RNAcentral holds the sequence, with entries from ENA.
Predicted 3D model of a 74-nucleotide RNA (transfer RNA) from a Nanobdellota archaeon.
Its Rfam family is "tRNA". Gene Ontology term of the family: triplet codon-amino acid adaptor activity. Rfam describes the family as follows. Transfer RNA (tRNA) molecules are approximately 80 nucleotides in length.
Lineage of the source: Archaea > Nanobdellati > Nanobdellota.
């Protein structure tokens, strides 16, 4: 310097290939239970999908560029 992967809630991942409502688990908040927690059970909030630009009627998904991060050739 080539080159492949990879990036989505506080965490861990689906949804991307095949465009159309962004989703579960964990975790945290409230209520209930309880003598108090745990545990369970019911509610409930949390994402500009790593940036940018472009195609499109419509983009997490396609296409360019940038960055981060693992691997691999030199």
């Nucleotide at each position: 310097g080539g080159g492949a992967c990879u990036g989505u809630a506080g965490c861990u991942u689906a949804a991307c290939c095949u465009g159309g409502g962004a989703a579960a688990g964990c975790a945290c908040a409230u209520g209930a239970c309880u003598g108090a927690a745990g545990a369970u059970c019911a509610u409930g909030g949390c994402a500009u999908u790593g940036c940018u630009g472009g195609u499109u009627c419509a983009a997490a998904u396609c296409c360019g560029g940038c960055c981060u991060g693992u691997c691999c050739c030199a």